[in-house]
RNA sequence: UUUUGGAGAGUUUGAUCCUGGCUCAGGACGAACGCUGGCGGCGCGCCUAAUGCAUGCAAGUCGGACGGUCUCGAUUUCCGCAAGGUUAUCGAGAUAGUGGCGAACGGCUGAGUAACGCGUGAGUGACCUGCCCUCGAGCGGGGGAUAGCCUCGGGAAACCGGGAUUAAUACCGCAUAUGCUCACGGACAUAGACGUCCGCGAGGAAAGGUACGGGGUAACCCGUACUGCUCUUGGAGGGACUCGCGUCCUAUCAGGUAGUUGGCGGGGUAACGGCCCACCAAGCCAUCGACGGGUAACCGGUGUGAGAGCACGACCGGUCAGAGGGGGACUGAGACACGGCCCCCACUCCUACGGGAGGCAGCAGCAGGGGAUCUUGCACAAUGGGCGAAAGCCUGAUGCAGCGACGCCGCGUGAGGGACGAAGGCUCUCGGGUCGUAAACCUCUUUUCUCUAGGAAGAGCAAGGACGGUACUAGAGGAAUAAGCCACGGCUAACUACGUGCCAGCAGCCGCGGUAAUACGUAGGUGGCAAGCGUUGUCCGGAAUUACUGGGCGUAAAGGGCCUGUAGGCGGCUCGGAAAGUCUCUUGUGAAAUCUCUCGGCUUAACCGGGAGGGGUCGGGAGAAACUUCCGAGCUUGAGGGCAUCAGAGGGAGACGGAAUUCCCGGUGUAGUGGUGAAAUGCGUAGAUAUCGGGAGGAACACCAGUGGCGAAAGCGGUCUCCUGGGGUGUACCUGACGCUGAGGGGCGAAAGCGUGGGGAGCAAACCGGAUUAGAUACCCGGGUAGUCCACGCCCUAAACUAUGGAUGCUGAGUCUGGGGGGUGUCGACCCCCUCCGGGCCGAAGCUAACGCGUUAAGCAUCCCGCCUGGGGACUACGGUCGCAAGACUAAAACUCAAAGGAAUUGACGGGGGCCCGCACAAGCAGCGGAGCGUGUGGUUUAAUUCGAUGCUAAACGAAGAACCUCACCUGGUCUUGACAUGCUGGUGGUAGCUCUGACGAAAGUUGGGGCGACCCGCAAGGGAGCCAGCACAGGUGUUGCAUGGCUGUCGUCAGCUCGUGCCGUGAGGUGUUGGGUUAAGUCCCGCAACGAGCGCAACCCUCGCCCUUAGUUGAAUUCUCUAGGGGGACUGCCCGUAAGGGAGGAAGGUGGGGAUGACGUCAAGUCAUCAUGACUCUUACGACCAGGGCUACACACACGCUACAAUGGCCGGUACAGACGGUUGCGAAGCCGAGAGGCGAAGCCAAUCCGAUAAAACCGGUCUCAGUUGGGAUUGCAGGCUGAAACCCGCCUGCAUGAACGCGGAGUUGCUAGUAACCGCAGGUCAGCAUACUGCGGUGAAUACGUUCCCGGGCCUUGUACACACCGCCCGUCACGUCAUGGGAGUCGGAUACGCCUGAAGUCGCCGGGCCAACCCGCAAGGGAGGCAGGCGCCGAGGGCGGAGCCGAUAACUGGGACGAAGUCGUAACAAGGUAGCUGUACCGGAAGGUGCGGCUGGAUCACCUCCUUU
Repeated sequence: UUUUGGAGAGUUUGAUCCUGGCUCAGGACGAACGCUGGCGGCGCGCCUAAUGCAUGCAAGUCGGACGGUCUCGAUUUCCGCAAGGUUAUCGAGAUAGUGGCGAACGGCUGAGUAACGCGUGAGUGACCUGCCCUCGAGCGGGGGAUAGCCUCGGGAAACCGGGAUUAAUACCGCAUAUGCUCACGGACAUAGACGUCCGCGAGGAAAGGUACGGGGUAACCCGUACUGCUCUUGGAGGGACUCGCGUCCUAUCAGGUAGUUGGCGGGGUAACGGCCCACCAAGCCAUCGACGGGUAACCGGUGUGAGAGCACGACCGGUCAGAGGGGGACUGAGACACGGCCCCCACUCCUACGGGAGGCAGCAGCAGGGGAUCUUGCACAAUGGGCGAAAGCCUGAUGCAGCGACGCCGCGUGAGGGACGAAGGCUCUCGGGUCGUAAACCUCUUUUCUCUAGGAAGAGCAAGGACGGUACUAGAGGAAUAAGCCACGGCUAACUACGUGCCAGCAGCCGCGGUAAUACGUAGGUGGCAAGCGUUGUCCGGAAUUACUGGGCGUAAAGGGCCUGUAGGCGGCUCGGAAAGUCUCUUGUGAAAUCUCUCGGCUUAACCGGGAGGGGUCGGGAGAAACUUCCGAGCUUGAGGGCAUCAGAGGGAGACGGAAUUCCCGGUGUAGUGGUGAAAUGCGUAGAUAUCGGGAGGAACACCAGUGGCGAAAGCGGUCUCCUGGGGUGUACCUGACGCUGAGGGGCGAAAGCGUGGGGAGCAAACCGGAUUAGAUACCCGGGUAGUCCACGCCCUAAACUAUGGAUGCUGAGUCUGGGGGGUGUCGACCCCCUCCGGGCCGAAGCUAACGCGUUAAGCAUCCCGCCUGGGGACUACGGUCGCAAGACUAAAACUCAAAGGAAUUGACGGGGGCCCGCACAAGCAGCGGAGCGUGUGGUUUAAUUCGAUGCUAAACGAAGAACCUCACCUGGUCUUGACAUGCUGGUGGUAGCUCUGACGAAAGUUGGGGCGACCCGCAAGGGAGCCAGCACAGGUGUUGCAUGGCUGUCGUCAGCUCGUGCCGUGAGGUGUUGGGUUAAGUCCCGCAACGAGCGCAACCCUCGCCCUUAGUUGAAUUCUCUAGGGGGACUGCCCGUAAGGGAGGAAGGUGGGGAUGACGUCAAGUCAUCAUGACUCUUACGACCAGGGCUACACACACGCUACAAUGGCCGGUACAGACGGUUGCGAAGCCGAGAGGCGAAGCCAAUCCGAUAAAACCGGUCUCAGUUGGGAUUGCAGGCUGAAACCCGCCUGCAUGAACGCGGAGUUGCUAGUAACCGCAGGUCAGCAUACUGCGGUGAAUACGUUCCCGGGCCUUGUACACACCGCCCGUCACGUCAUGGGAGUCGGAUACGCCUGAAGUCGCCGGGCCAACCCGCAAGGGAGGCAGGCGCCGAGGGCGGAGCCGAUAACUGGGACGAAGUCGUAACAAGGUAGCUGUACCGGAAGGUGCGGCUGGAUCACCUCCUUU
């Protein structure tokens, strides 16, 4: 100094960043719909059917243009008594007709139109213009008709015809001509002209009216004024034509055009012009988009937007176009004419059936259509318009009013006070909270409302106001008449209760609803806006989501497969000139309204007015010259050429070569061979395979060979020869910008495939067998045809990829490699250094969403081309082009979804990899699975078999003990304030309680009678307690473990899980915690952008083992043993070693054994039936009591056990040795009885004292002798015992008798690594009684571990992933069903469009015009002429008909795929190495995903090798 201007959010994921779409918040509206509605001002109001219209009105006016007619008045003539009639004159008024002007304006609408239609700016030397203004001149003298009126006639009507008569500012000659027009001549100017001027010749006018004055008997004449008329000049305003530029979509419309383009001549017009006609020429338009199709009136402006833009074109204003559809002219200054005419068509109406009438897209109004849009109002008072001299008349223009919250703006529905806060509602943890100063109540006010009174401006020179008794003013009354709508999960401001229970419903997106819904419905409360509020629709915005401002293309959508080159775009250095672009100044225009600023008027505002500003890709003029451009002159660095030299699988053709496979011939030789995971098919005794020799033929060229080379790409590989393209280096000799890119076009273009003809060894789609498999149209095997090869011709695609277009310039290093040049040096070659061109790697800066790229850019810039704009539908359909075909190229829409994606992160997973643990496997021991029995569960049964637990982690689990009880289940009988708690009210005094007793009953209980008989406080009354009645409430093992607390299981005693700070990353996140070692261990050490820390591990705790010590009853004694307590000891302390580890000593050594201890978390794991608890639910029952039954059932199946099958044993006898634990309604000794269970008994013991209590296996001796036994004990019978009211259902024990299965157990499966397994007994809890279960205790006491390949589980690192309710994941295609849209389709129907032919109205024009005609001419006349009319013919021509054509639309039997749908069928293709790596073009095949062949790609895991790079 200038500028006043820009906000985002939700939604893809477990999370993240990015890409990308969808959605929302804002504003607007000619709106509509829902609910609601007090007032005023100002605006606006058929967006649809340019559909059809009843009725009224919307354009008339002038008697001062004209003749007449009518009415009235005055005078007057005649008739008449009069009334009155009649004649004439005068006056006033009215007016059908003639005539003039207007009717071409105003008003309405937007159908058509993509066009000079509109906008903007120019042009007309190519034009017109009534009324108005202005200049000049004139208005003289004649003529003939005609409407009206009258009469005759036709017609239903509309209307028409004949005759007679009449006027004019109507019509027609004549005269005059300053101007004017035309022809000719000349001059001037100019842009070629019809421009201007001069001369000459020719041509063409007119109308009067009114008033006053004068004259005249009158008709009439003269003058003046006003008005009108004629010719001419200029103007104003209006119009016409021409041109530059601008003006929607579509190329799936690419070629269009015959009056087409131009010329000569003519016609026509106000005027130029193919505007029209004849003739001549063959042009003209188009990729800068012609032609065609679709859509649309255009603009000032309006809405939105920061702007650029985008969308729109109501009201108001300008232009255009239209007037039922189509055509046409007439009149006129002006029309091809909304309220004029003619014709055709459609429609409506009248009709006497012969004919007629009509056109609201004027104002009202009606019908119809529609989601939807008003009164058949008042007035010409104002403004404006037409006519008139004027008065005035007309004016649905206009001014006003009415209706409509349709919009904008303003006002009100009251104001102040008023409670620790009424009632009521809602809620509640019952305390309260909230609606809420809100109400009531008190005080006040009166905008609004009602009533009364006054009452405008708008009007100028008088009168005259529709609005309007309106605005406004005053007074009175009275808080009186006046609040709703939407929302309340997030976005987005506002939360609770109840109801509902994936129902009903909501929803703009995400999404809510399956019993605790802030998301549905209702209520209370709250938020927002407010006479409105929401919804719907549309537009802009947000959307940088079409990116000019302002985007992209390696992997997200997107680089053309590669070259060449046309148009086009862009283009090196220097000088001079021009001035198109560009820039500056000035000028014209860009109407008004609108917009912005400012000032003013209505009380304010909306609204209105004044002033200023802004607005163009426009026109004219003047200037500048840096840049671009153009012209001219030069230059050499871009480009090209010359010369020298170099490398190469560059291309084409021909010839030749060896190895190998196969086949053929021959030899040797014999039974197999071949093939696979294993096999089989196949080949082989007709001699294969193997081996040797000979031969044939085709295809491909090992080693060299290399992120080596060449080529534009596709691609190119034996050797030699010929032809040929390109490139590098060096030199600086030549040309002198000749360049870059490249829409269309042209060429090349792997593999597969096609055509014709060859060829065919190997390989090999299809096909045929064999396997595999549930199947196997596959993977594997044996065969095998097209094809693969050659020639010629097509095809033209690909993961044609570096998923990276071409060109040029610039921007740090390092290293490897191919080709060339140079330097140093050398005899020379290496080595070393420099440089140019290629091919790689790693990386600075920078870029990137990240991955990554990084002088071979994906960096920094410029130029040109191609391409993208959510996913699916769809590399599709239709159309077009190409192709022999296959098919290729180009390329949509309906519909549908709220995503589809890229990169990276953390997990999880892998029939990925590496490392490592665990009784995980292996090595062992003992089992289970078979039997009988016990117990639990499933199932079944039942009146009930109560409930829960259900892979590991349910199933001898809850239950540490169901005969009743327990008990929750069933049957039956009962109770209802209840079996139990608390509070309140009333009652009760011989009450409560105790006791005796009757009846019914199974009991519970119901119902009676008798006796005894209280307690606390208080003087008493009374109160409390109790009881009874009633009210609140109790009660529920009823539901929800997916509403919860608590507790528990499991992974797992696994070694992990995290945090703070720092650092890295945009971020999720990473680092730490990874790595090298080591450990039981994230144990420790070392290293390290990490340093520390927490929860876990370990240790601390208990116990056992050794020692010391203290105390000690009950052990007989005491060192001792034991018991209780304290302490020591083991800590890497010592040696080697960094640590880990190894060794010695020692009772114990590397956690010494055992226990307790369970990280962050997982499983909506388990438990509402331990308990607690939210919510729901039951309330004479889902509560409570009682009796009986059931939980104990039994064809089966599973789980956990016991006992066994025997001799390492059974039985009998004898003898020994524990630990731990329990015991007073208990343990119970001795003794006695019994065969025994047990009984009697009662001592002792509250327990180191007494008791349970004899431990058993073992040991000693005996017997049995391999047997269903002296094994085994099930089952059953009988007799007993114990507990208990009670052992029938349904206990345990004893004795006798009975003696079943069972002879070591299929597939499979469990436990255990040492005082362990196994075997043996003992005790305890529960418990009246009941133990094979459980929990403990001790006794005897093993075997084995090579090892980590495998199974299972787990830990760490890494890799892939389309998984993340996480592989029990995800997911593909056919088939079946339903819904929807769509393609094809024999056809059918319709629409618009031109084209050809036929026909052809009105009408203009042309020709004819025999019929008809007053004006002018000739003529006395008749008549003729000129001119005209009717009529006829012709060109054109709306429309109609016929015909074929293409285009568009609708519809259609059937048919194709597509999308979507909670649970359908078949398989398993893809994602992990997805179990055959995947993908891909093509070809063939198959129910389907798909498979296979050929070629290609990495967007393939893993291992190994090679090469290269990095670090040390």
The RNA shown here (small-subunit ribosomal RNA) has 1512 nucleotides and comes from an SAR202 cluster bacterium. Rfam family: Bacterial small subunit ribosomal RNA. Model confidence (mean pLDDT): 84 of 100.